Overview: A computed fold for a 505-nucleotide part of an RNA from an uncultured bacterium, annotated as small-subunit ribosomal RNA, 5' domain.
Context: one part of a larger RNA
RNA sequence: GGACCCUUGCUGGCGGCGUGCCUAACACAUGCAAGUCGAGCGGAGAGCUGGCUUCGGCCAGAUCUUAGCGGCGGACGGGUGAGUAACGCGUGAGCAACCUUUCCCAAACAGGGGGAUAAGAUACCGAAAGGUGUUCUAAUACCGCAUAAGACCACAGGGUGACAUCGCUCAGGGGUAAAAGGAGCAAUUCGGUUUGGGGUGAGCUCGCGUCCGAUUAGAUAGUUGGUGAGGUAACGGCCCACCAAGUCAACGAUCGGUAGCCGACCUGAGAGGGUGAUCGGCCACAUUGGAACUGAGACACGGUCCAAACUCCUACGGGAGGCAGCAGUGGGGAAUAUUGGGCAAUGGGCGAAAGCCUGACCCAGCAACGCCGCGUGAGGGAAGAAGGUUCUCGGAUUGUAAACCUCUGUCCUUGGUGACGAAGGAAGUGACGGUAGCCAAGGAGGAAGCCCCGGCUAACUACGUGCCAGCAGCCGCGGUAAUACGUAGGGGGCUAGCGUUGUCC
Numbered sequence: 001g002g003a004c005c006c007u008u009g010c011u012g013g014c015g016g017c018g019u020g021c022c023u024a025a026c027a028c029a030u031g032c033a034a035g036u037c038g039a040g041c042g043g044a045g046a047g048c049u050g051g052c053u054u055c056g057g058c059c060a061g062a063u064c065u066u067a068g069c070g071g072c073g074g075a076c077g078g079g080u081g082a083g084u085a086a087c088g089c090g091u092g093a094g095c096a097a098c099c100u101u102u103c104c105c106a107a108a109c110a111g112g113g114g115g116a117u118a119a120g121a122u123a124c125c126g127a128a129a130g131g132u133g134u135u136c137u138a139a140u141a142c143c144g145c146a147u148a149a150g151a152c153c154a155c156a157g158g159g160u161g162a163c164a165u166c167g168c169u170c171a172g173g174g175g176u177a178a179a180a181g182g183a184g185c186a187a188u189u190c191g192g193u194u195u196g197g198g199g200u201g202a203g204c205u206c207g208c209g210u211c212c213g214a215u216u217a218g219a220u221a222g223u224u225g226g227u228g229a230g231g232u233a234a235c236g237g238c239c240c241a242c243c244a245a246g247u248c249a250a251c252g253a254u255c256g257g258u259a260g261c262c263g264a265c266c267u268g269a270g271a272g273g274g275u276g277a278u279c280g281g282c283c284a285c286a287u288u289g290g291a292a293c294u295g296a297g298a299c300a301c302g303g304u305c306c307a308a309a310c311u312c313c314u315a316c317g318g319g320a321g322g323c324a325g326c327a328g329u330g331g332g333g334a335a336u337a338u339u340g341g342g343c344a345a346u347g348g349g350c351g352a353a354a355g356c357c358u359g360a361c362c363c364a365g366c367a368a369c370g371c372c373g374c375g376u377g378a379g380g381g382a383a384g385a386a387g388g389u390u391c392u393c394g395g396a397u398u399g400u401a402a403a404c405c406u407c408u409g410u411c412c413u414u415g416g417u418g419a420c421g422a423a424g425g426a427a428g429u430g431a432c433g434g435u436a437g438c439c440a441a442g443g444a445g446g447a448a449g450c451c452c453c454g455g456c457u458a459a460c461u462a463c464g465u466g467c468c469a470g471c472a473g474c475c476g477c478g479g480u481a482a483u484a485c486g487u488a489g490g491g492g493g494c495u496a497g498c499g500u501u502g503u504c505c
Base pairs, nucleotide, nucleotide: 001505002504003503004502008499009498010497013374014373015372016371017370018369019367020366021332026330027329028328030327031326032325035072036071037070040069041068043066044065045064046063048061049060050059051058052057079285080284081283088210089209090208091207092206093205094204095203099201103198104197105196106195107194108193109192111145113143114142120135121134122133123132124131125130151176152175153174155172157170158169159168160167161166181190182189183188211257212256213255218248219247220246223245224244225243226242227241228240230238260282261281262280263279264275265274266273267272287308288307289306290305291304310321311320312319313318338364340363341362342361346360347358348357349356350355377407378406379405380404387398388397389396390395411446412442413441414440415439416438417437421432449494450493451492452491453490454475455474456473460489461488462487463486464485470477471476
């Protein structure tokens, strides 16, 4: 000198764009943050229309709402950085050892049956959370049978392969395994099943790189390898039985400390050094520890089970909870915001669609926290006014500064007008917002401070004080004329900021 997720003192007009718990991964009141589909299913309710009526009501139809069964989504999006020195991350390869819902392309198919169950009804138990028995019913829920091009399994044959423990392909007989319907008058369309290819997303393996300590020198028994069995989507001590005795390490094993990694950011001429906020990629975690279930995908933040700590309810028998989602509260701290608006846009989930949901997101609010821009007026104006300061009492300086004259209207105030962002075939659709912009009027009116002036370092005098009070980044000032303390006048620097503290280069 530069930079900052900054702190603090004084001061503070406006706008645009960003940023905002670095500390306690401390505890959380309250609200919201993941639903959706009635064009899968049977019910229930509401009003409406039509018909019948013994005037009690009954039947049918379409519409709306929906607890439940069922489907898809809750594995994305959002948060945090505790753990992790690791194939975690970065980079480059490999999988002839693998999976992939939805989507795209292609081929083929959907025949015929069955038994349940929730909801409902009913009888109970419980303070509640919730639960039990009996009985009834549906499906794109569930289960057999048929069919099998291709798929898978074992068998046996031929061809072929840079990869040769094996892969690909051709033909053979044997065995195993499918399906679901909905809407519509219909055409048709949305779905269903099997298989192949693609796409996307995962999984695994390897080369290289990835902080400090040797005042950590030896570490290791599933340890290292083999055989066999198991397990997985898949290779593998991943797991198990048996066998062998290996494996790593001064090119730093093991142990201890610290830490999420990267694109990037800061600094620097560069080489380097430092950092890992915002934004993007990957990883890990979801009160702590453990576990599996469902599923294409989780060992699952707003799912389940168990244990623990804590909090809450209780009729004391038993239950409920998890903000490191968005706001917000307490606490900690030098320190960090609203319990706001909207789904209008972008994106996501569901749906045939209309649409619903979306604290993702888009906006607004607060904060000079940062960067950038603008303003606080412009021109003229010497009797060089008054006042202040100083003085050698002549003057000098403040100083064209002010007054005064002539203007301007950025910002401001008031009134009027008023968007782009909206994209579907048309119409309709804007939270922001009556905002930005534009027009008119008003009026210099409402808008300047902070630090410094001994040298480094731009900028000097007077008074007060008298090694006192004080200053100070270093050198050092102050003990009676202090340009270094305090005040004043003047001056210098920066400017809606200016100083200060801290950290990095």
About this RNA: The coordinates come from a structure-prediction model, not an experiment, and the mean pLDDT is 84.